The RNA shown here (Glycine riboswitch aptamer) has 109 nucleotides and comes from Saccharopolyspora sp. ASAGF58. It matches the Rfam family "Glycine riboswitch aptamer". Gene Ontology term of the family: glycine biosynthetic process.

RNA sequence: UGACGUCGUGCGGGAGAGACUCCGGCCCCCGAGCAACCUCGGGACACCGGAGCGCCGAAGGAGCAAUACUCCCCAGCAAACUCUCAGGCACCGGCACCGCACGGCACCA
Numbered sequence: 001u002g003a004c005g006u007c008g009u010g011c012g013g014g015a016g017a018g019a020c021u022c023c024g025g026c027c028c029c030c031g032a033g034c035a036a037c038c039u040c041g042g043g044a045c046a047c048c049g050g051a052g053c054g055c056c057g058a059a060g061g062a063g064c065a066a067u068a069c070u071c072c073c074c075a076g077c078a079a080a081c082u083c084u085c086a087g088g089c090a091c092c093g094g095c096a097c098c099g100c101a102c103g104g105c106a107c108c109a
Stems, first nucleotide, its partner, number of pairs: 001109002005105009018053001020052006028043006054089003060085001061083003069076002
């Protein structure tokens, strides 16, 4: 210096599933009572919190086969598969994975 591998950063792409229901809170509108503070009722709510049911799989997590290898045996080893603990189900955000650019590490030449 170069290629491969791996890690990180930036940019771009990036799916799925209830804008569910109920309760409470903040705020807004209308009406009534009251001297006032306030109270009650109705309405709206795509904000916040809690609960319930339904659902999704592509952060993470967990489980397993064959083959190959180690190998007496036992046993070990994967995923975009499976589970749904976690996470998610308007937008935003997150997101495996892909591409480009940059930087680091290790091996080889």